[in-house]
Context: one part of a larger RNA
RNA sequence: GCCGGCGACUUACAGUUGCAAGCAAGCUUAAGGUGAUAAUAGCCUGAGGCGCAGGGAAACCAAGUCUGAAAGGGCGUUAAGUUUGCAGUUGUAGACCCGAAACCGUGCGAUCUAUCCAUGGACAGGAUGAACUUCGAGUAAAAUCGAAGGGAGGUCCGAACCGGUUGAUGUUGAAAAAUCAUCGGAUGAUCUGUGGAUAGCAGUGAAAAGCUAAACGAGCUCGGAGAUAGCUGGUUCUCCCCGAAAUGGUUUUAGGGCCAGCCUUGAGACUAUCCUUGUGGAGGUAGAGUACAGUUUGGACUAGGGGCCAGAAAUGGCUUCCAAAUCCUCGCUAACUCCGAAUGCCAUAAGGCAACUACUCAGGAGUGAGACUACGAGGGAUAAGCUUCGUGGUCGAAAGGGAAACAGCCCAGACCGUCAGCUAAGGUCCCCAAAUUUAGACUAAGUGGUAAAGGAAGUGAGAUUUCCAAAACAGCCAGGAGGUUGGCUUAGAAGCAGCCACCCUUUAAAGAGUGCGUAACAGCUCACUGGUCGAGAAAUCUUGCGCCUAAAAUCAACGGGGCUAAGUCUAAUACCGAAGCUACGGAUUCAAUGUGAGUUCGCUCAUGUUGUCUGGUAGGGGAGCGUUCUGUUCGGAGUGAAGGUGACUCGUGAGGGUUGCUGGACUGGACGGAAGUGAGAAUGUCGGC
Numbered sequence: 001g002c003c004g005g006c007g008a009c010u011u012a013c014a015g016u017u018g019c020a021a022g023c024a025a026g027c028u029u030a031a032g033g034u035g036a037u038a039a040u041a042g043c044c045u046g047a048g049g050c051g052c053a054g055g056g057a058a059a060c061c062a063a064g065u066c067u068g069a070a071a072g073g074g075c076g077u078u079a080a081g082u083u084u085g086c087a088g089u090u091g092u093a094g095a096c097c098c099g100a101a102a103c104c105g106u107g108c109g110a111u112c113u114a115u116c117c118a119u120g121g122a123c124a125g126g127a128u129g130a131a132c133u134u135c136g137a138g139u140a141a142a143a144u145c146g147a148a149g150g151g152a153g154g155u156c157c158g159a160a161c162c163g164g165u166u167g168a169u170g171u172u173g174a175a176a177a178a179u180c181a182u183c184g185g186a187u188g189a190u191c192u193g194u195g196g197a198u199a200g201c202a203g204u205g206a207a208a209a210g211c212u213a214a215a216c217g218a219g220c221u222c223g224g225a226g227a228u229a230g231c232u233g234g235u236u237c238u239c240c241c242c243g244a245a246a247u248g249g250u251u252u253u254a255g256g257g258c259c260a261g262c263c264u265u266g267a268g269a270c271u272a273u274c275c276u277u278g279u280g281g282a283g284g285u286a287g288a289g290u291a292c293a294g295u296u297u298g299g300a301c302u303a304g305g306g307g308c309c310a311g312a313a314a315u316g317g318c319u320u321c322c323a324a325a326u327c328c329u330c331g332c333u334a335a336c337u338c339c340g341a342a343u344g345c346c347a348u349a350a351g352g353c354a355a356c357u358a359c360u361c362a363g364g365a366g367u368g369a370g371a372c373u374a375c376g377a378g379g380g381a382u383a384a385g386c387u388u389c390g391u392g393g394u395c396g397a398a399a400g401g402g403a404a405a406c407a408g409c410c411c412a413g414a415c416c417g418u419c420a421g422c423u424a425a426g427g428u429c430c431c432c433a434a435a436u437u438u439a440g441a442c443u444a445a446g447u448g449g450u451a452a453a454g455g456a457a458g459u460g461a462g463a464u465u466u467c468c469a470a471a472a473c474a475g476c477c478a479g480g481a482g483g484u485u486g487g488c489u490u491a492g493a494a495g496c497a498g499c500c501a502c503c504c505u506u507u508a509a510a511g512a513g514u515g516c517g518u519a520a521c522a523g524c525u526c527a528c529u530g531g532u533c534g535a536g537a538a539a540u541c542u543u544g545c546g547c548c549u550a551a552a553a554u555c556a557a558c559g560g561g562g563c564u565a566a567g568u569c570u571a572a573u574a575c576c577g578a579a580g581c582u583a584c585g586g587a588u589u590c591a592a593u594g595u596g597a598g599u600u601c602g603c604u605c606a607u608g609u610u611g612u613c614u615g616g617u618a619g620g621g622g623a624g625c626g627u628u629c630u631g632u633u634c635g636g637a638g639u640g641a642a643g644g645u646g647a648c649u650c651g652u653g654a655g656g657g658u659u660g661c662u663g664g665a666c667u668g669g670a671c672g673g674a675a676g677u678g679a680g681a682a683u684g685u686c687g688g689c
Base pairs, nucleotide, nucleotide: 001689002688003687004686005685006684011093012092013091014090015089016088017087018086019085020084021083022082023081026050027049028048032044033043034042054061055060064075065074066073067072096234097233099231103224104223105222107220108219114198115197116196117195118194119193120192121191122190123188125157126156127155128153132149133148134147135146136145137144161185162184163183166181167180168179169178200216202212203211204210237624238623239622240621241620242619247260248259249258250257251256261367262366263364264363265362266361267360268359272357273354274352275351276350277349278348279347280346281345287339288337289336293333294332295331298328299327300326302323304322305321306319307318308317309316310315370395371394372393373392374391375390376389377388378387379386400411401410402409415586416585417584418583420582421581422580426576427575428574429561430560431559435573437572438571439570440569441568442567448563454548455547458545459544460543461542462541463540464539465538466537467536475532476531477530478529479528481505482504483503486500487499488498511526515524516523587614590611591610592609593608594607595606596605597604598603625678627675628674629673630672631671632670633669634668635667636666643662644661645660646659647658648657649656650655
């Protein structure tokens, strides 16, 4: 891991609600007794309980009573209960099952290990050479020096022994801590044998909360014990009806509760609900505005201040500086408003729709982690698949079609069947169902098939202005002059460093000069003019589609092939396309209605018609299937039961039936009853493989 068995809402006693039954202003016994009978049933007994009256703390009074001086006010008076059974649920109990870490108590452990006590044992070899002694030298004597002897030391090197530094191996190991290499101590606070002592909030500890028998911040064992677990996991047959929530308030509360909201079931009441339109209201949002509050641009005007000048001071004057108030002007505001919508909300009338509308009481819940999307806002950076609200939608709990794939987007809500039809979103060259459809444009960028500020004689459409056969625009030919080198400045300044001025003349035209150039001139060129040529030219604005801007890790930014339309825009007609709609057949819910049967006259059952309904998690309600045992009754079985394994068949399903083979002794139907009553999951449990 698979297969098989086992495996989780129970039981007792109370409360409460519903249903059923008995009796009823009453109902009922508990214990006990009696008792055909093997047990029990039946009967007796009325203690007690609930109800029939309440109010008050009570005395007490009583359809009233309490309070109060009274007025009044509070609770009552008007509705039948009670006993038993079954079901739902609650409480107390382990209370659906499994699961802690822990806490307490009794014992067991120092054969591991920590420390200690008693008594034993062990330490190859080598090195160093303390004290001290002797001898010699030396001294006045010492000191001192040398040599020999000597053999100290938590001394040195290094086996045994003890340890465990570094690395590798090992890591389902040879081993639940080792092996190999390397390394530390190795006469000492050394190592070690045997016997003994100390223990669980206790021991022991050269102290690491280490060690106390392979897991010690409190050992192990059994017991309290089914501790507790607002936590995790699991919780077993079928079909039918309805169907949520992830919100508010509060909580030592935030992943849990309680009350409310939303769901369901029963009863009551019966349009009270919802939608549209009309009418009447309240309001201060969007917008707008600047009348108020505040903020703000420029200016005018003008206090005050700064600066400057005059003055001995007082004071006066000037000011392109700062600037209050006032006025004009450009703006702004969630906590500004002289104004002010659309929606929404409230009321009312009419109309519409009847739908699992709204409401009341009672039983049962679940939910109280929400997600994205559109719009309106706060926070954030007008960031986030961010966060917090509001109003819708979808998902959640929703399958189907589209978006290549894709909970939350678009379309659309799956009762079942059909080799029928029509459509939605989205599509119609091929993959791939349907147009290589029609008409007119645009795009040349594979734009389409990612992106901004910004940039550009890309190209289409439109508008305005100017020039033009008295010849525009572009090209080419030619001219582009004189006063004059204007004045100033300057070393120089001659159109062309700079400053000022920018005239006049000749002209077809020509600036006191557009750019290059020179040291300065010169030189080239432009404006401007003539000729040549011969028809449009120039500028600006608006707009459609494109271009650049544009660097990342797959050909990887059309789903692919591929496309110049099979791209984009405008218009049109077909077709495809879903579990939508329609058609046909069938089933179901609810309602209305007809018929038949039953009836406790409330209604129930069967059957038909019409309408309607049937996605669904948590959850509520209803109806059933099957298993084991059991009561009554009817059966089956060696002419083959149960069980096993095939086939056929019936039922919406759980399941039922018939039959072949196997098997070899029990077993089924109907109507009831009672449950150790249904397995795929719990790191379930036991067994097998």
Source information:
A computed fold for a 689-nucleotide part of an RNA from a Pseudomonadota bacterium, annotated as large-subunit ribosomal RNA, domain II. RNAcentral holds the full RNA, with entries from ENA. NCBI's taxonomy places the organism under Bacteria, Pseudomonadati, Pseudomonadota. Model confidence (mean pLDDT): 85 of 100. It matches the Rfam family "Bacterial large subunit ribosomal RNA". Its family is annotated with structural constituent of ribosome and ribosome in the Gene Ontology.